[in-house]
Molecule: Bacterial RNase P class A
Organism: uncultured Chromatiaceae bacterium
RNA sequence: GGAGUCGGCCGGGUAGUCGCUGUGCCAGUAAUGGCGUGGAGGAAAGUCCGGGCUCCAUAGGGCAGAGUGCCAGGUAAUCCCUGGGGGGCGUGAGCCUACGGAAAGUGCAACAGAAAAUAUACCGCCUACGUACUUCGGUACCGGUAAGGUUGAAAUGGUGCGGUAAGAGCGCACCGCGCCGGUGGUAACACACGGUGGCAUGGAAAACCCCGCUCGGAGCAAGGCCAAAUAGAGGAACGAUGGUGCGGCCCGUACUGUUCCCGGGUAGGCUGCUUGAGGUGCAUGGUGACAUGUUACCCAGAUGAAUGACUGCUCACGACAGAACCCGGCUUACAGGCCGGCUCCAGUU
Numbered sequence: 001g002g003a004g005u006c007g008g009c010c011g012g013g014u015a016g017u018c019g020c021u022g023u024g025c026c027a028g029u030a031a032u033g034g035c036g037u038g039g040a041g042g043a044a045a046g047u048c049c050g051g052g053c054u055c056c057a058u059a060g061g062g063c064a065g066a067g068u069g070c071c072a073g074g075u076a077a078u079c080c081c082u083g084g085g086g087g088g089c090g091u092g093a094g095c096c097u098a099c100g101g102a103a104a105g106u107g108c109a110a111c112a113g114a115a116a117a118u119a120u121a122c123c124g125c126c127u128a129c130g131u132a133c134u135u136c137g138g139u140a141c142c143g144g145u146a147a148g149g150u151u152g153a154a155a156u157g158g159u160g161c162g163g164u165a166a167g168a169g170c171g172c173a174c175c176g177c178g179c180c181g182g183u184g185g186u187a188a189c190a191c192a193c194g195g196u197g198g199c200a201u202g203g204a205a206a207a208c209c210c211c212g213c214u215c216g217g218a219g220c221a222a223g224g225c226c227a228a229a230u231a232g233a234g235g236a237a238c239g240a241u242g243g244u245g246c247g248g249c250c251c252g253u254a255c256u257g258u259u260c261c262c263g264g265g266u267a268g269g270c271u272g273c274u275u276g277a278g279g280u281g282c283a284u285g286g287u288g289a290c291a292u293g294u295u296a297c298c299c300a301g302a303u304g305a306a307u308g309a310c311u312g313c314u315c316a317c318g319a320c321a322g323a324a325c326c327c328g329g330c331u332u333a334c335a336g337g338c339c340g341g342c343u344c345c346a347g348u349u
Base pairs, nucleotide, nucleotide: 001345002344003343004342005341006340007339008338009337010336012314013313014312015311016310017309018308020039021038022037023036024035025034026033027032041320045331046330048329049328050327051326052325053219054218055217056216060251061250062249063248065215066214067213068212069211070084071083072082073081074080085099086097087096088095089094100210101209105208106207108203117156122149123148124145125144126143130141131140132139133138157175158174159173160172161171162170177197178196179195180194181193182191183190184189223271224270225269226268232262234261235260236259237258238257242256243255244254245253278297281294282293283292284291285290
């Protein structure tokens, strides 16, 4: 100097004029006015998750179903986060991971190939044993073989030596694999440790399945209060051996009516509604996520829906984009700018 990788931050500022809104105070009969103070995001987005809260409701068991899937921690909780392990990619820093089980069972792998699971003889190799023939060289049959070659994503341990008629873990050495023990680790797991073994039982469960763990439902348009108005003497079904309630079914349990059709009235106001599993600073503990203690702080609550318009200067010349009960995650979008750690390459000293 270049290339890469991981993490963090900003994403307009300032002055003035007018305008909107929550709230406190003051004035006013009221309408309203004045002063002070607060007023969108890092994703407010997607509605993919997990909860708080409210109601069903006094709420249990089972089946089915759904979710999840290495280990240990964190958290209110999670499919989230942190750290570690296995596997894969990368020279590396790093990145990805749908990561329990294939001797419980069923099913699957096109085409090619001889053959794709307890599967295999197409080209080959041998002629030992046995039979027949023979020009005594051999030939044919029977038979042996999977070391060599072909095909494929994958052919069922690898290399070498011995052995054999030719071969083969057939035997041996080393490697590899399984099992047992030992060591380390909370564990997943690792080992360059020891012994032993069959010398060997592929792939894939993001196929069904098996196993472990977890799981009521609905949702602020939940729910509560006030005011106002009205028309039900309507029809039908089931009816205590019943009906209704709770995502489906069963048991259990609580209550005593329930459901459907036709017709009519109201749809206004208040609340829920923002003090929170709250964020800032500091200290301690921890590899870390985070926890504990302490400090000062209050940080939007609209309801057809509030923060906008203009001007000057500056600047990175302005991207993605607007809360609607709240919070914690994940995912997606983002013009431009800033900071830091680490890795690799080239050159110079």